[in-house]
């Protein structure tokens, strides 16, 4: 874009069409074929008596047409073109002849008899256009015979033999024969249009002939001899489906699709056969006769056939009224009036389609209401409405038709239409994520839906649902169903097959298709003229008619096609005749693992024998199994048998392809060169079909060293039906016969022409001494055009082109099922489909990743040095536990983490007791100053009481106004309630790793690439060189801070070198030189030596980045934080908010992670003595003195600090015990007394003293941390803090070992390969087994049904034979007729077989979760 549509929601009118696609199922009930009295006899009404009406029977004409339907049929059924010399034709037209004379009977009708009907039946009359004989024969048929002719045509003689009907109004209409014509039909043919080859042979009336029969008419159409024929790959035969065509949808067209309506043709009438009448049937609304149905019935026995109109049931998603009407058109009958017509003309029902029309027009706010929405300002609905103003569907009223003609006649229809009055007066439906015009808002919460493909929906869903606004079409809109496009996605137009699906394993050669160069001829293919046909409708142009258009009419060109005819000869065909460039073939020449057959040959491995020897071989990662003292393995000799043929070998060479390799010899095949002698197109492809065909594999005999599926065995392994080892059987090998596959591969069919080039190998020729050049055939690499999605290919093409074969058409099912065929199997070929998915595949890109390679770096590992894990505490964390044990954090990168301080508080947790505008923040109203004491109940919040107290600033003196406080209402506060996967900020981590990016340009069809890669270096993408890149930016380095030297300013509180006083203290004066302190500067930059350079040295405080710190690129972890803040959403509001007491966060069978102490003598302990840095101090540090063993107490200078203080440094050093023990080690528990802090140390704090004296004796598996002022030790100070530090963040003092290197662990970067990953290997992913469905194969020679053949029986009606007798009827006779009998049949039935559907216990794979 369509449709005979159906279904949802909706519906105002009007015309035109349209309307059982399904069960060709059954059907009530009207109706749809009559008609003629001018063929005829009768009867009946009525009659003006003239007649005029009626019509059951006879007869004639119709009833074969109109109407339906679409079952069947693959077929001359149909479409087109022809034939018919092989026919028929009733009415109708013309022409010719004709229309005489007899006669028999039957209906009605009378009488009767059966019968329930339905009907029949016997007897008697009779008429006529009914029947039947005679006569004429223009003619016509037939015999017989002439001429033309294109089969049986025309035309002629001759013989026989056939014709009729009448009515009447006297006009006419009929009747016979014959002829022609018109129409309508049978008949045969060419040519056209469906699928299955998993249907390859079909056929006995089959083909054909002869002779009959039959018919309107050829003909096996029948029938009988006679013959072996016919049909098929160009598709016979079977099966499946299916009326055909004009046309119809569709498409730029070719095409696909498809056959409602309207016309042609066909074919049927319940389901089959069958013939009668007749011009015409095998007859829709006749007939016999079988079936199957349904009805009536007195059970004896009848009736029926809507697939005509209408209805009615039944199926079905689903298709009208039991209407009017003959007034046109048009049929049948009659002279004709006219009867008759469900043909046809009209209405009616249904948005079923197509076209028109309406639902109003036109004015109307910086814009009403309501409704959404908001960032609360606003914004949309939206001129939309309200209101004015104007026409004026419906409805009435009133005229009123065309269609009807000369004239009588109008179903529709009192319709269409005109005119007047007249009411503002009915929209919906679908969709808004992309595609594809339209956005928000709320509800849901991987729910419940959505969905045409992709995909939406797991708390902010423009995709679900609903609200509002939009969009689209509109009396319509969506939705299903199909058909065409788009599909170049079955590719004629117009497609491929190296890797995406696709070249047969390879040859040969048959049918076909295709074919060099020149002549002549024909003229069948082409190319054109003319003609005839191609129905009408439709489609197309143009016009006309309904008001317009849908509709209809007219007219015009078309209808791309078929026939016949005249001409053209370029091409192709056919013929004929020549030609040598294709092919073939002679002569000559060398090349080769080309093939089959006999022979031979050495090395080697086994394995007999014999020697010489002696304890191990073997074997492997490393064993073991296995050989071996019965003598192995090793060495010599000697024999035996099999296979197989080292170097020579080579992208070398044969061969069609598999494939061919030791020498000899004998058959033989193929190329190739060189010659240009012979043939003359002989020739290319190849559908079937024939041959060949690796390895495995069968079969029969042979052989059988090695090697070796199966098998046994040892290992390995969680396990090892494997890889490794030991052995070992088919087979490998010869002979003959199958098998016929393959990654049978260049994944590249064969043949021929034609196109740039370099440069190897091999085989020939030719020139040329030779170097070298030329020319063929083969095999290679590398590249130009071009071509290809790209990888690539590229004269040996995947370029350009021609021929001919073969395959392909999404992916799994499946190379499977079932059928054939081959096969001795095993199997091989051919080769589906239901299901099912929305992808499977190519090629390249970027990354991750690899038990893939290159190269580099890190306490990564070796190297050391100390630890953890074991033990006890301490602390965090799991778990359990509880009223609660608040909450997070979770591998590395959660676990002395948030927490730089849980007794109360913090606290957020749990009981209990309270408050409701709130413990806090703004706003309103009143009142009040505000605030202080003191009391009383209470575990406290809390509640009540008494007392004092009257300020500021303005003032018009009335008040007002800041600020607090109370009280009340409502807005509102508040929430450590939830989402860190809704955020911001801030932080961990890769990782201080070296990288991560841009612009432009250029390279690719693009992803993307180049830069950034490469050589060198480097701690570094740090430089440096080269390079299609050429710059830049964010990391790196520096710039910043601290330490290490030194040089300047400055000299207090620091400091003392000389100088001077001194209570001997840098305590004083003095001084700034040194320390020191903090500002400011030097200094290290390839400066200098050696050395190419990497490096090495020297000076020098410091050398190659001086050490150490702060700085963390682009981004990963959906990392961690809603509880540190901030914040969108959400939830909760006398409560999930607030306050209050007590209790928990300290709980304790457990496990872990982090740390302090120890397990001793490099220690432990008592005492003397010696050295620090970094901080910090006024609710504060505190020196000193006294008291206390002690923690401390008490008094109390000094210090807001370079001035006083914490402050004692410890570790060391010097003496003295101890002596190897669970100890003079540890120090846990546990008893008691006690000291500070603080409202309060019970739950639950530190520290003190006396007592108490556990585990622990250096730690399994595992596992951190450190490369130098580091580890290791040793103390010290701080921050939190009333108090509590073994933790944390600094400070300093003592101060060591080792790195040989990078193989290995783990991370980490660069390049490179591969890749089926890409949430990226913690990844994809395969098979079995279990469960659920789903279709589907086999399946008891199962079972049951369609449908076909074959036989067998039975067998009605019709026709057709014979017969019709001893015998019925009829006739004058002749004859017929019933009647019997036969063979055919339709149809039953039996019994076999094919083919197809369902089905079937069990049973097989398959999909999908």
């Nucleotide at each position: 874009g369509g449709u005979g549509a159906a279904c949802g929601c909706u519906g105002g009118c009007g015309g035109c069409g349209u309307g059982c696609c399904u069960a060709a199922g059954a059907c009530a009930u009207g109706c749809a074929a009559g008609u003629c009295g001018a063929a005829c006899g009768g009867u009946g009404u009525c009659u003006u008596c003239g007649g005029a009406c009626a019509u059951a029977g006879u007869g004639g004409c119709g009833c074969a047409c109109g109407g339906g339907u679409g079952a069947g049929u693959a077929a001359c059924a149909c479409g087109u073109a022809a034939c018919u010399g092989a026919c028929c034709u009733g009415c109708c037209u013309u022409c010719a002849a004709g229309u005489u004379c007899c006669g028999c009977a039957c209906a009605a009708c009378a009488g009767u008899u059966c019968g329930a009907a339905a009907g029949a039946g016997c007897u008697g009359c009779u008429a006529a256009u009914u029947c039947g004989g005679a006569a004429u024969g223009u003619g016509c048929u037939u015999g017989c015979u002439g001429a033309c002719u294109u089969u049986g045509g025309u035309u002629g003689g001759u013989a026989a033999g056939u014709a009729a009907a009448g009515a009447u109004u006297u006009a006419u209409c009929g009747c016979u024969u014959g002829a022609a014509g018109a129409u309508g039909g049978g008949g045969u043919u060419g040519c056209g249009g469906c699928c299955c080859a998993u249907c390859a042979g079909g056929u006995a009336g089959u083909u054909g002939g002869u002779a009959g029969g039959g018919u309107a008419a050829a003909g096996g159409c029948c029938u009988a001899c006679c013959a072996a024929g016919c049909c098929u790959a160009c598709g016979a035969c079977g099966g499946g489906u299916a009326g055909c065509c004009g046309g119809c949808c569709u498409g730029a067209g070719a095409g696909g699709g498809u056959g409602a309506a309207c016309g042609g043709c066909c074919a049927c009438a319940g389901g089959g056969g069958c013939a009668c009448u007749g011009a015409g049937a095998c007859a829709c609304g006749g007939g016999c006769c079988c079936c199957a149905c349904u009805c009536c019935u007195a059970c004896g026995g009848g009736a029926g056939g809507c697939a005509g109109c209408a209805g009615u049931u039944a199926g079905g998603a689903a298709u009208c009224u039991u209407c009017c009407c003959c007034a046109a058109u048009g049929g049948g009958c009659g002279a004709a009036a006219g009867c008759c017509u469900g043909a046809g003309g009209g209405a009616g029902c249904g948005a079923c389609g197509c076209c028109g029309c309406g639902u109003g027009a036109g004015g109307g706010a910086u814009g009403a209401a309501g409704c959404u929405u908001c960032u609360c300002g606003g914004a949309g609905u939206g001129u939309a409405a309200a209101c004015c103003u104007c026409u004026g569907a419906a409805u009435a009223a009133g005229g009123g038709a065309c269609g009807a003609a000369a004239a009588u006649u109008g179903a529709c229809g009192g319709u269409a239409c005109c005119u007047u009055a007249g009411u503002a007066a009915c929209a919906g439906c679908a969709c808004c994520g992309g595609c594809u015009a339209a956005c928000u808002c709320c509800g849901u919460g991987c729910c419940a839906g959505c969905a045409g493909c992709c995909g939406c929906g797991g708390u902010a869903a423009u995709a679900c649902g609903g609200a509002g606004g939009g969009u689209g079409c509109a009396a319509g809109c969506g939705u299903u169903a199909c058909c065409c496009g788009g599909a170049a996605u079955c590719a004629c137009u117009g497609g491929g097959c190296g890797u995406a699906a696709a070249g047969g394993g390879c040859g040969c050669g048959u049918a076909g298709g295709c074919g060099g160069u020149c002549c002549u001829g024909u003229a069948a293919g082409u190319c054109u003229g003319a003609u005839u046909u191609a129905a009408a409708a439709g489609a197309c142009c143009g016009a006309a008619g309904c008001u317009c258009a849908a509709c209809u009419u007219c007219g015009g060109g078309u209808c791309u096609g078929g026939g016949u005819u005249g001409g053209a000869u370029a091409c192709u065909g056919c013929a004929g005749a020549a030609c040598u460039a294709g092919a073939c073939g002679g002569c000559u020449g060398g090349a080769g693992g080309g093939g089959a057959g006999a022979g031979u040959g050495g090395a080697a491995u086994u394995c007999u024998c014999g020697g010489u020897g002696u304890a191990g071989c073997g074997g492997u990662g490393a064993a073991a199994u296995g050989c071996g003292g019965a003598g192995a393995u090793a060495c010599c000799g000697a024999g035996a048998g099999g296979a197989a043929c080292a170097c020579c070998a080579g992208u070398a060479g044969c061969g069609a392809a598999g494939g061919c390799g030791g020498c000899u010899c004998u058959c033989u095949g193929g190329a190739c060169a060189g010659u240009a002698c012979g043939u003359g197109a002989c020739g290319c492809u190849g559908a079937g079909g024939c041959g060949c065909g690796a390895a495995a594999g069968u079969g029969u005999g042979g052989g059988g060293a090695g090697c070796a599926a199966a098998c046994c065995g040892g290992a390995u392994u969680a396990g090892a039906u494997a890889c490794c080892c030991g052995g070992g059987u088919a087979g490998u090998c010869c002979a003959c016969a199958c098998c016929c596959u393959a990654a049978a591969c260049g994944a590249u069919g064969u043949g021929u022409g034609u196109u740039g080039g370099g440069u190897g190998c091999u085989c020939g020729c030719c020139c040329g001494c030779a170097a070298g050049g030329g020319u063929g055939g083969g095999u290679g690499c590398c590249g130009a055009a071009g071509c290809u999605a790209a990888c690539g290919c590229a004269a040996u093409a995947a370029a350009c082109a021609c021929a001919c074969c073969g395959c392909c058409u999404g992916g799994g099912a499946a190379g499977u099922a079932c059928g054939g065929c081959c096969g001795c199997a095993a199997g091989g070929u051919u080769g589906a489909a239901a299901c099912u998915c929305a992808a499977a595949g190519g090629a390249a890109u970027u990354g991750a990743c690899g038990g893939g390679g290159a190269c580099c770096c890190g306490c990564a590992c070796a190297a050391g040095c100390g630890g953890u894990g074991g033990a006890g505490c301490a602390u965090g964390u799991g778990g359990u536990u509880u009223a609660a044990u608040u909450c997070g954090a979770a591998g590395a990168a959660a676990c002395g983490c948030g927490a730089a301080a849980a007794a109360c508080c913090u606290u957020a947790c749990c009981a209990g007791g309270c408050c409701u505008u709130g413990a806090c923040a703004u706003c309103u109203a009143u009142c009040g100053a505000a605030c202080c004491u003191c009391u009383u109940a209470g575990a406290g919040a809390u509640a009540g009481g008494a007392g004092g107290g009257u300020g500021c600033c303005c003032u018009u003196c009335g008040g007002g106004g800041a600020g607090c406080g109370a009280u009340a209402a409502g807005a509102c506060a508040g929430g450590u309630g939830c989402u860190g996967c809704a955020u911001g900020g801030c932080u961990g981590u890769c990782g201080u790793c070296a990288g991560c990016u841009c612009g432009u340009g250029u390279c690719g069809u693009g992803a993307g690439a180049u830069g950034u890669u490469c050589g060198g270096u480097u701690a570094a993408g740090u430089c440096c060189g080269g390079c299609a890149a050429c710059g830049a930016g964010c990391g790196c380095a520096a710039c910043c801070c601290c330490u290490g030297u030194c040089c300047u300013u400055a000299g207090u509180u620091g400091c003392u070198a000389g100088c001077a006083c001194c209570u001997c203290g840098g305590g004083u004066g003095a001084g700034c030189a040194c320390u020191c302190u903090a500002g400011g500067g030097a200094a290290a930059c390839u400066g200098c030596c050696c050395g190419c350079a990497a490096g090495g040295g020297a000076g020098g405080a410091a050398g190659g980045c001086a050490g150490g710190g702060a700085u963390g690129a682009c981004g990963u972890c959906u990392a961690g934080u809603c509880a540190g803040c901030a914040u969108g959403g959400u939830c909760c509001u006398u409560a999930c908010g607030g306050c209050c007491u007590g209790g928990g966060c300290a709980a304790c069978a457990c496990a872990c992670g982090u740390g302090c102490u120890a397990c001793a003598a490099u220690g432990c302990u008592c005492g003397g003595c010696a050295c620090a840095a970094c901080g910090c101090g006024c609710a504060g540090c505190a020196a000193c003195a006294u008291c206390g063993c002690g923690a401390g107490a008490u008094g109390a200078a000094g210090c807001a600090a370079a001035u006083c203080g914490c402050u004692a440094a410890a570790a060391g050093u010097c003496g003295g015990g101890c002596u190897c023990a669970g100890u003079u080690c540890a120090g846990a528990u546990u008893g008691g007394a006690g000291u500070c802090u603080g409202c309060a140390a019970c739950u639950c704090g530190a520290c003190u003293c006396c007592a108490u004296g556990a585990a622990g004796a250096c730690g399994g598996a595992a596992u951190c941390g450190c490369u130098a002022g580091u580890a290791a030790u040793c103390g010290u100070a701080g921050a939190u803090c009333a108090g509590c530090a073994c933790g944390c963040u600094g400070c300093g003092g003592u101060g060591a070992a080792u790195a040989c290197g990078u193989u290995c662990c783990c991370g980490g970067g660069u390049c490179u390969u591969g890749u089926a990953c890409a949430c990226a290997c913690c990844g994809c992913c395969c098979g079995u087994c279990a469960c659920a469905c789903c279709a589907u194969g086999g399946g008891c020679u199962g079972u049951g049904g369609g449908u076909c053949g074959c036989a067998g029986u039975u067998g009605a009606a019709a026709a057709c034979g014979c017969u019709g007798g001893g015998a019925g009827c009829u006739g004058a006779a002749a004859g017929g007729c019933a009647g019997g009998c036969g063979g055919c049949u339709a149809g039953g039935c039996u019994g076999c077989g094919g083919u197809u559907c369902a089905u079937g216990a069990c049973u097989g794979g398959g999909g999908u979760g």
The RNA shown here (small-subunit ribosomal RNA) has 1409 nucleotides and comes from an uncultured bacterium. Its Rfam family is "Bacterial small subunit ribosomal RNA". The RNAcentral record of the sequence draws on ENA and SILVA.